This is a predicted structure of a 76-nucleotide RNA (transfer RNA) from a Bacillota bacterium.
The coordinates come from a structure-prediction model, not an experiment, and the mean pLDDT is 82.
Rfam family: tRNA. The family's RNA type in Rfam is transfer RNA.
């Protein structure tokens, strides 16, 4: 310096052929127990990594940039 591949909730991740933003784990609440814990129920949590563009409409397509990974080449 070139190629590839990720970045979605606090963690780990889905998310199909561009139209509803989710799951499990953890939190809070409430039942439940003499009182915990399993358990069961609801509830709060989101800049979809940033910024442009196309699009009626973009987490999903394009360009850029940023961070991490992998792998290649340069250099001594």
């Nucleotide at each position: 310096g070139c190629g590839c591949u990720g970045u979605u909730a606090g963690c780990u991740c889905a998310g199909c052929u561009g139209g509803g933003a989710g799951a499990g784990c953890g939190a809070u609440u409430g039942g439940g127990u003499c009182a915990c814990a399993a358990c069961c129920a609801a509830u709060a949590g989101g800049u979809c990594a940033c910024a442009g563009g196309u699009u009626c409409g973009a987490g999903c397509c394009c360009u850029g940039u940023a961070c991490a990974g992998c792998g290649c080449a340069c250099c001594a």

Taxonomically the source falls in Bacillota (Bacteria, Bacillati).